[in-house]
RNA sequence: CGGAGCGUAGCGCAGCCUGGUAGCGCACCAGACUGGGGGUCUGGGGGUCCCGGGUUCAAAUCCCGGCGCUCCGACCA
Repeated sequence: CGGAGCGUAGCGCAGCCUGGUAGCGCACCAGACUGGGGGUCUGGGGGUCCCGGGUUCAAAUCCCGGCGCUCCGACCA
């Protein structure tokens, strides 16, 4: 330098193809059960969907540019 994949809650991920309320598990908070711990159950909080722009009534999703990470290749040595 070229190609591919990935970026969504604290962590791991789904949703993207085919635009229409942002979700799941774990974790966290509160309550109930328990002598306590653990565990189970119920309820709850938490998001610039990597950034900017475009299209659209409407964008996590489509288009363009950029950034970061990973892999492959090329180049240098």
Molecule: transfer RNA
Organism: Rhodospirillales bacterium